Source information
FMN riboswitch aptamer (RFN element) from Sphaerisporangium album, 131 nucleotides, folded computationally. It was read from a public genome assembly, where an Rfam model found it. The model forms 97% of the base pairs in the Rfam consensus.
[in-house]
């Protein structure tokens, strides 16, 4: 000090107005949000992972209930045209998608599980290893 391993530690956004109505941030009209890796050049819609949710299997629990591990499995949407050597990724435009429990009336945006788990980063700090 370029590198490798490893440890904590961090790291997700958005409902506002106005109409309806006994009620609605849940319908309506109009508004805003967009996890993480990969890609001939920048992605919510492409290819892939996390999250939810479902099963199996193994542990905790005397049993239940109910947690934890592991491996499986579901699993949501996009075109014109325009530049370009390359773009479903920029730019024009015009569309579409959004887990599950709740709720005086249906929710991506409120309330809960979650002060939770997670994909990955390397943004901090520190350990070992190498030069």
């Nucleotide at each position: 000090c370029a590198g490798c391993g490893u440890g904590c530690u961090c790291c997700g956004g958005g409902g506002u107005c106005g109409g309806u109505g006994a009620a609605a941030u849940u319908c309506c009209g109009a508004a805003c949000c967009g996890g993480c890796g990969g890609u001939g050049a920048c992605a919510g819609u492409c290819c892939g992972c996390g999250a939810c949710c479902c099963g199996g299997c193994c542990g905790a629990g005397u049993c239940c209930a109910u947690c934890g591990g592991c491996c499986g499995g579901u699993g949501g949407a996009c075109c014109c045209g325009g530049u370009g050597g390359a773009a479903u990724u920029c730019c024009g435009g015009g569309a579409c998608c959004g887990a599950c429990g709740g709720u005086g009336a249906a929710a991506g945006u409120c309330c809960g599980g979650a002060u939770g788990g997670g994909a990955g980063g390397a943004a901090g700090c520190g350990c070992g290893c190498g030069c």

The prediction has a mean pLDDT of 79.